The RNA shown here (transfer RNA) has 69 nucleotides and comes from Podarcis lilfordi. The organism belongs to Podarcis, within Eukaryota. The coordinates come from a structure-prediction model, not an experiment, and the mean pLDDT is 80. RNAcentral holds the sequence, with entries from Rfam.
RNA sequence: GCGUCUGUAGCUCAGUGGGUAGAGCACCUGCUUUGCAUGCAGAAGACCCAGGUUUAAUCCCUGGCAGCA
Numbered sequence: 001g002c003g004u005c006u007g008u009a010g011c012u013c014a015g016u017g018g019g020u021a022g023a024g025c026a027c028c029u030g031c032u033u034u035g036c037a038u039g040c041a042g043a044a045g046a047c048c049c050a051g052g053u054u055u056a057a058u059c060c061c062u063g064g065c066a067g068c069a
């Protein structure tokens, strides 16, 4: 330098033939305890960036950025 793959919550990962995205752990609140832990309930939290196509894009196309090999 070329080609391939990946980019989704704080972390690890799902997901979608295009129609407002979930799980586990973590954080916060409440209950339980003398207290902590465990357990139960609840809440907050995300589609790498820009452009294009489309009624509608996380998903399709182009370019860029970052990363692994």
Stems, first nucleotide, its partner, number of pairs: 004069001005067003010025004019055001028042004048064005